Description
Transfer RNA from Acidobacteria bacterium ADurb.Bin051, 76 nucleotides, folded computationally. The organism belongs to Acidobacteriota, within Bacteria. Its Rfam family is "tRNA". By type it is a transfer RNA. The RNAcentral record of the sequence draws on ENA.
[in-house]
RNA sequence: UCGGGGCGUAGCGCAGCCAGGUAGCGCACCUGCCUUGGGCGCAGGGGGUCCCCAGUUCAAAUCUGGGCGCCCCGAG
Numbered sequence: 001u002c003g004g005g006g007c008g009u010a011g012c013g014c015a016g017c018c019a020g021g022u023a024g025c026g027c028a029c030c031u032g033c034c035u036u037g038g039g040c041g042c043a044g045g046g047g048g049u050c051c052c053c054a055g056u057u058c059a060a061a062u063c064u065g066g067g068c069g070c071c072c073c074g075a076g
Stems, first nucleotide, its partner, number of pairs: 001075008011027004021058001029045005051067005
């Protein structure tokens, strides 16, 4: 460099995608209670262009095409 496969979703780790229909879970974070204070625990809350662009569709994280990045395998 070329070919093949997998992955990209909240600060982090991931589910949801096959079979389109309200974007979720855990940890973390914020507030309150508790405590002398902190931690633990309990209650509540906030946070997303679903990697980018385009297409299909009433409707796209999900389907299609192109691109970018990371990992693995193979060839040179």